[in-house]
The RNA shown here (transfer RNA) has 72 nucleotides and comes from Ramazzottius varieornatus. The sequence is in RNAcentral, with records from ENA and Rfam.
RNA sequence: GCCACUUUGGCUCAGUGGUAGAGCAUCAGUCUCGUAAACUGAGGGUCCCGUGUUCGAUCCACGGAAGUGGCU
Numbered sequence: 001g002c003c004a005c006u007u008u009g010g011c012u013c014a015g016u017g018g019u020a021g022a023g024c025a026u027c028a029g030u031c032u033c034g035u036a037a038a039c040u041g042a043g044g045g046u047c048c049c050g051u052g053u054u055c056g057a058u059c060c061a062c063g064g065a066a067g068u069g070g071c072u
Base pairs, nucleotide, nucleotide: 001071002070003069004068005067006066007065010024011023012022013021018055026042027041028040029039030038048064049063050062051061052060
């Protein structure tokens, strides 16, 4: 230098163009003599950035950034 892939809550990841989800974690409650476990509930996201397409974009197009891998 070229190519491919990845980027979504604190972490690991889903998400077929129509109001963003799960597990774990955190907090609160129930239970217990108490802690843990278990159960119930709650909070937490500008979906990496910008521009465009569209009535409507996490999703499509283009450009950029960061990361991973390959080639040279």
Rfam family: tRNA. Rfam links the family to the GO term triplet codon-amino acid adaptor activity. The family's RNA type in Rfam is transfer RNA. The prediction has a mean pLDDT of 83.